Description
Two RNAs folded together computationally: RNase P RNA and transfer RNA, 411 nucleotides in total.

RNA sequence: GCAGUGUAUUAGAUGAUCGCUUGUGCCUUUGGGUAUAGGAGGAAAGUCCGGGCAGCAUAGAGUAACGGCAGUCGCUAACGGCGACCGGAGGUGACUCUAGGGAAAGUGCCACAGAAACGAAACUACCCAAUUUAUUGGGCAAAGAUGAAACGAGUGAGGUAAGAGCUCACAGCAUUCCAUGGUGACAUGGCGUGGAGGUAAACCCUGCCGGCUGCAAGGAGAUCUGCAUUAAGGGCUACUCGUCCGCAGGUCGAUAUCCGCUCGAUUAGGUAGGCAACUACUUGGCUAGAUAGAUGAUCAUCCCAGACAGAACCCGGCUUAUCGGUACGCUGCCCAU
RNA sequence: GGGCGCUUAGCUCAGUUGGCUAGAGCAUCUGCUUUACACGCAGAGGGUCGGGGGUUCGAGCCCCUCAGCGCCCA
Numbered sequence: 001g002c003a004g005u006g007u008a009u010u011a012g013a014u015g016a017u018c019g020c021u022u023g024u025g026c027c028u029u030u031g032g033g034u035a036u037a038g039g040a041g042g043a044a045a046g047u048c049c050g051g052g053c054a055g056c057a058u059a060g061a062g063u064a065a066c067g068g069c070a071g072u073c074g075c076u077a078a079c080g081g082c083g084a085c086c087g088g089a090g091g092u093g094a095c096u097c098u099a100g101g102g103a104a105a106g107u108g109c110c111a112c113a114g115a116a117a118c119g120a121a122a123c124u125a126c127c128c129a130a131u132u133u134a135u136u137g138g139g140c141a142a143a144g145a146u147g148a149a150a151c152g153a154g155u156g157a158g159g160u161a162a163g164a165g166c167u168c169a170c171a172g173c174a175u176u177c178c179a180u181g182g183u184g185a186c187a188u189g190g191c192g193u194g195g196a197g198g199u200a201a202a203c204c205c206u207g208c209c210g211g212c213u214g215c216a217a218g219g220a221g222a223u224c225u226g227c228a229u230u231a232a233g234g235g236c237u238a239c240u241c242g243u244c245c246g247c248a249g250g251u252c253g254a255u256a257u258c259c260g261c262u263c264g265a266u267u268a269g270g271u272a273g274g275c276a277a278c279u280a281c282u283u284g285g286c287u288a289g290a291u292a293g294a295u296g297a298u299c300a301u302c303c304c305a306g307a308c309a310g311a312a313c314c315c316g317g318c319u320u321a322u323c324g325g326u327a328c329g330c331u332g333c334c335c336a337u
Numbered sequence: 338g339g340g341c342g343c344u345u346a347g348c349u350c351a352g353u354u355g356g357c358u359a360g361a362g363c364a365u366c367u368g369c370u371u372u373a374c375a376c377g378c379a380g381a382g383g384g385u386c387g388g389g390g391g392u393u394c395g396a397g398c399c400c401c402u403c404a405g406c407g408c409c410c411a
Base pairs, nucleotide, nucleotide: 001333002332003331004330005329006328007327008326009325010324012302013301014300015299016298017297018296020039021038022037023036024035025034026033027032041308045319046318048317049316050315051314052313053214054213055212056211060241061240062239063238064237066210067209068208069207070206071085072084073083074082075081086100087098088097089096090095101205102204106203107202108199109198110197118152123144124143126139127138128137129136130135131134154170155169156168157167158166173194174193175192177190178189179188180187181186218259219258220257221252222251223250224249225248226247227246233245234244235243266285267284268283269282270281271280272279273278303306338410339409340408341407342406343405344404347363348362349361350360356394365381366380367379368378369377387403388402389401390400391399
């Protein structure tokens, strides 16, 4: 210099004018006016997971059903998330990807082709015997052919009528046990043993988790009617136990108004622990809260000419969309010294 | 804001434990029939199964993700 890879970060800037909206102060004719302070995102999105919060009881116990998850250790309020590591795959490499428990518990499926699709059997071939001379009976499973996959261990030697892990040697695969290292998944080594097809994003088995409904949750008023009073019914899959609650309907334009509503597993800096995710302590900050729904428009200057996109109860993740810029680290190749 | 479902030919729909070249009706085209048209009869064409990725030998079907459309909740 070129090419690549990982992590973090930013999301036009400045000024002027005119608007919108929330809090607070003041004024007011209660309609509002005025001053001042604040006013979208990294995804606010999809609603794919997990929680808080609310109601059903403070969400209880057991069994079954249903649903979800799946290497190990850790982090977390929790998770299907994150971090580190193990195994596998890809790349020269930095690095990236990985639904990664069990197929020797059982069942199912493996189309077409092929002799045969997991039960074992035998089309061609090879060997033996018989004879009617192109057939029959038997042996064998190394070779051929089909297929995604062929009975599931390669090479050489022995062996045989012909053959074959049938036997042996070496190499390789799987694995009980043992030793060493590691918290562990696992790795390395040793003595033995073995011949087991694939599919669980098919049923299923094992282990773990899950009560239901979602802020349109839910709370706040008056009044009337009916039923019930040791019961019945209900508590959002069923049953058993336990426990709790009176239930149903109407009217008042309540089809309204107020609360829930934003200070929170919050955020910035520092210190300490940890490889990291993250945690603890400390100092400081307050940073939208609408309810027809605000956060915009115009002008000027500058630059590399500005992408995706707009809160509606709140958080932690994941996924998807996104013009570009910046910082730090690492890798390969080439050149120069 | 929250919950749920659907997408297969131009239109309306099937597609059954994943399997051979994905079917049906209407529509379109061609031929026959008719003087001609319609009806009728015979035949033909037309599909990347909404997009992308994965599992599997093999995906319309199973799993993940995205897009579009529709329904319900005061």
Background: Rfam match: Bacterial RNase P class A. It is annotated as a ribozyme.